[in-house]
Context: one part of a larger RNA
RNA sequence: CGUAGGAUAUUUGAGAGGAGCUGUCCUUAGUACGAGAGGACCGGGAUGGACUGACCUCUGGUGUAUCUGUUGUCAUACCAAUGGCACGGCAGAGUAGCCAAGUCGGGACGGGAUAAACGCUGAAGGCAUCUAAGCGUGAAGCCCCCCUCAAGAUGAGAUAUCCCAUAGCACAAGCUAGUAAGACCCCUUGAAGACGACGAGGUAGAUAGGACAGAGGUGGAAGUACAGCAAUGUAUGGAGCUGACUGUUACUAAUCGGUCGAGGG
Numbered sequence: 001c002g003u004a005g006g007a008u009a010u011u012u013g014a015g016a017g018g019a020g021c022u023g024u025c026c027u028u029a030g031u032a033c034g035a036g037a038g039g040a041c042c043g044g045g046a047u048g049g050a051c052u053g054a055c056c057u058c059u060g061g062u063g064u065a066u067c068u069g070u071u072g073u074c075a076u077a078c079c080a081a082u083g084g085c086a087c088g089g090c091a092g093a094g095u096a097g098c099c100a101a102g103u104c105g106g107g108a109c110g111g112g113a114u115a116a117a118c119g120c121u122g123a124a125g126g127c128a129u130c131u132a133a134g135c136g137u138g139a140a141g142c143c144c145c146c147c148u149c150a151a152g153a154u155g156a157g158a159u160a161u162c163c164c165a166u167a168g169c170a171c172a173a174g175c176u177a178g179u180a181a182g183a184c185c186c187c188u189u190g191a192a193g194a195c196g197a198c199g200a201g202g203u204a205g206a207u208a209g210g211a212c213a214g215a216g217g218u219g220g221a222a223g224u225a226c227a228g229c230a231a232u233g234u235a236u237g238g239a240g241c242u243g244a245c246u247g248u249u250a251c252u253a254a255u256c257g258g259u260c261g262a263g264g265g
Base pairs, nucleotide, nucleotide: 001152005163006162007161008160009159010158011157015149016148017147018146021049022048023047024046025045026044027043033038051106052105053104054103055102059100060099061098062097066093067092068091069090070089071086072085073084074083075082076081110144111143112142117137118136119135120134164264166177167176168175169174182260183259184258185257186202187201188200189199190198207253208252209251210249211248212247213246214245216242217241218240223236224235225234226233227232
């Protein structure tokens, strides 16, 4: 820009893409078959491999500043307690998120038309013949079924709901302006994201931060008292601290505003 007014939702599916794999074991059954050795079709069940999708309850990885320990040095006048720098200084753990080595799922069933092949009826050609007319069975393959995208499918689809027929100039269907429903700018932002986009909100509010409470993590804070010559230990006390997680709460910030947007052959 188009989709013969302007919107908001929900959809149909022309078409396109994806997937399509396979082993072993048990049973049928030591049956059919076979002199024996051996050893099935058909059918039923179980469990794997590789590939692949989603997820983070479990097992783990990471987790650049969540907690703790600790070396050197500098600083806060000193002690104590802290902070900076040294690859996050080093080391031990670790929430959320992300992830696999973890968990769950998938390629199932079924239908249609067929290939090779096997048939029925059947002439040419009194017989025979699956074929010439006609009719069947038949594959991991083809088309559906399954998953995803999809009406720019210009063949531009459908359904539901909302907005209404204003003003000026022209005067057949045109131009302009202010609006309606609605949308955007702007702002707070997100399990969304390079940016756009998408989603949640904007005081009639839980959108983010903060606060409070909790979960989870770390692992026993500082101060004081006691024991010990001291290093240190014990008590107060599952203490103190705590990024992303959960809930509550308007304390802070989403203020005030601006722009676009129909008049219908």

This is a predicted structure of a 265-nucleotide part of an RNA (large-subunit ribosomal RNA, domain VI) from Anaerosacchariphilus polymeriproducens. The full RNA is in RNAcentral, with records from Rfam. It matches the Rfam family "Bacterial large subunit ribosomal RNA". Taxonomically the source falls in Anaerosacchariphilus (Bacteria, Bacillota, Clostridia, Lachnospirales).